SAM riboswitch aptamer (S box leader) from a Flavobacteriales bacterium, 126 nucleotides, folded computationally. The coordinates come from a structure-prediction model, not an experiment, and the mean pLDDT is 76. It was read from a public genome assembly, where an Rfam model found it. Lineage of the source: Bacteria > Pseudomonadati > Bacteroidota > Flavobacteriia > Flavobacteriales.
[in-house]
RNA sequence: AUUUUAUAAAGAAGAGGUUAGAGACUGGCUCAUAGAUCCUCUGGCAACCAACUUAAAGUCUGUCUUUUGGCAGAUUGGAAAACCGGUGCCAAUUCCUGAUUCCGAAUUUACGGGAGAAUAUAAAUU
Numbered sequence: 001a002u003u004u005u006a007u008a009a010a011g012a013a014g015a016g017g018u019u020a021g022a023g024a025c026u027g028g029c030u031c032a033u034a035g036a037u038c039c040u041c042u043g044g045c046a047a048c049c050a051a052c053u054u055a056a057a058g059u060c061u062g063u064c065u066u067u068u069g070g071c072a073g074a075u076u077g078g079a080a081a082a083c084c085g086g087u088g089c090c091a092a093u094u095c096c097u098g099a100u101u102c103c104g105a106a107u108u109u110a111c112g113g114g115a116g117a118a119u120a121u122a123a124a125u126u
């Protein structure tokens, strides 16, 4: 970098450094020399992955029994899963919107609700 899947109206600070734009892009609208954004440290949040432990259920053996059943062991299985760990994240719904389309309203004032696309993050894959 490619592809697939899942999630995205919740949540989460301070200090130091740097110095002019930043919020992916369009159009808006916000933040910003009272220092945003970005980097580092500490702190925190909890989306995915990993994971001690382990449920339901299945199978086998033994045993009890009037039995459709009970008990024990082994095995398969893996709902859930704290702390810690790997990434991520800590303004505003992914800040809103747009590329395409559907439904409703509406007939110039261009609205409302979906899907899709795009973006971001995680896991796997090439």
Stems, first nucleotide, its partner, number of pairs: 001126001003124006013042005021031003025098001027096002043090003047087003053080001057076008094118001100115005